[in-house]
RNA sequence: UAAAAACAUAAAGCGCCAGAACUUAAAUCGACCGGAUAGGAUUUAAGUUGACGAGGACAGGGUUCAUCGAGACUUCGGCGGAUGCCCUGCGGUGUAGUCACCACCGAUAAAAAGCUUACAAAACCUUUAAGUGAUUGAAGGGACAAAUAGGCUUGGGUGAUAGAG
Numbered sequence: 001u002a003a004a005a006a007c008a009u010a011a012a013g014c015g016c017c018a019g020a021a022c023u024u025a026a027a028u029c030g031a032c033c034g035g036a037u038a039g040g041a042u043u044u045a046a047g048u049u050g051a052c053g054a055g056g057a058c059a060g061g062g063u064u065c066a067u068c069g070a071g072a073c074u075u076c077g078g079c080g081g082a083u084g085c086c087c088u089g090c091g092g093u094g095u096a097g098u099c100a101c102c103a104c105c106g107a108u109a110a111a112a113a114g115c116u117u118a119c120a121a122a123a124c125c126u127u128u129a130a131g132u133g134a135u136u137g138a139a140g141g142g143a144c145a146a147a148u149a150g151g152c153u154u155g156g157g158u159g160a161u162a163g164a165g
Base pairs, nucleotide, nucleotide: 014080015079016078017077019076020049021048022047023046024045025044026043027042028041029040052069053068054067058089059088060087061086062085063084090106091105092104093103094102097161098160099159100158101157112154113153114152115151116150117149124141125140126139127138128137129136130135
């Protein structure tokens, strides 16, 4: 460099599905009624649904119902995972060489408090694609959050030591 094989990767409100709900098909049962049709129940088979965005990652280990809100409310229930949290290490800050401890953080590297600024998608409406169907995908339209974040104000350690004066 070429070929072949195997493995891994695409996602982190993310993946999955044995409960549940729903759909289709078949079989069986089937009240009332003069009669018929439709509706119903059970089983089997094959399917569908099962988190809407905002926000979040120094490294290693540990841990598990890990932040915020929504005109959603099966977003129920469960399994797995996870950027949360804890410990250790590294790094930054706590004004101006170095070190230790302590505190708070993570390369945008104080917490906290107050004020302020900006920001969503689903839902909904219209159109459209796939499917017998439950349902799913796409395009367009015009709305609405909170936390976080940005800005402003308030708001910051102790000790040792080198050098210089």
The prediction has a mean pLDDT of 78. The RNA shown here (glmS glucosamine-6-phosphate activated ribozyme aptamer) has 165 nucleotides. It matches the Rfam family "glmS glucosamine-6-phosphate activated ribozyme aptamer". From the family's description: This entry contains a glucosamine-6-phosphate activated ribozyme that is found in the mRNA for GlmS. GlmS is an enzyme that uses fructose-6-phosphate and glutamine to generate glucosamine-6-phosphate. The family's RNA type in Rfam is riboswitch. The sequence was found by an Rfam model in a public genome assembly.